[in-house]
């Protein structure tokens, strides 16, 4: 150089064309003398960047950047 896999919330990750979710963790309240544990509720992501194809892109194509991984 080239193959192949991945970039979505503070963190691990779903989501494979039509409302952006789950956990933990953060914040309020309940319960406690007070802490945890538990219970409710709530903030919090224009989904790596640019551009294309759609009626309509986190998803498909195409360029790039960044991190894994194999060759060489």
């Nucleotide at each position: 150089g080239g193959g192949c896999c991945g970039g979505u919330a503070g963190a691990u990750c779903a989501g494979u064309g039509g409302c952006a979710g789950a956990u933990c963790g953060c914040u309020u309240c309940c319960u406690u003398c007070g802490c945890a544990a538990g219970g409710a509720a709530g903030a919090g992501g224009c989904c790596c960047g640019g551009g294309g194809u759609u009626c309509a892109a986190a998803u498909c194509c195409c360029c790039g950047c960044c991190g894994g991984u194999c060759c060489a």